[in-house]
A computed fold for a 76-nucleotide RNA from an uncultured Fibrobacterota bacterium, annotated as transfer RNA.
Its Rfam family is "tRNA".
It was read from a public genome assembly.

RNA sequence: GGCGAGUUCGUCUAGUGGCCUAGGACACUGGCCUCUCACGUCGGUAACACGGGUUCGACUCCCGUACUCGCUACCA
Repeated sequence: GGCGAGUUCGUCUAGUGGCCUAGGACACUGGCCUCUCACGUCGGUAACACGGGUUCGACUCCCGUACUCGCUACCA
């Protein structure tokens, strides 16, 4: 350099065009429970890498950029 895969809450992840104002687990945090803590229980905060395109409608499809990973070629 070429090719391929990937990028979503703090972390791990669900998502296959409309049910997403994006769900779940852990973590964090508030209440309840408890003599206290833990457990349990009910809430809350928190994410679609960036730009463009297609579409009535995009986290989802396409293109570009950035980053990560893998394979490969060349030079030394």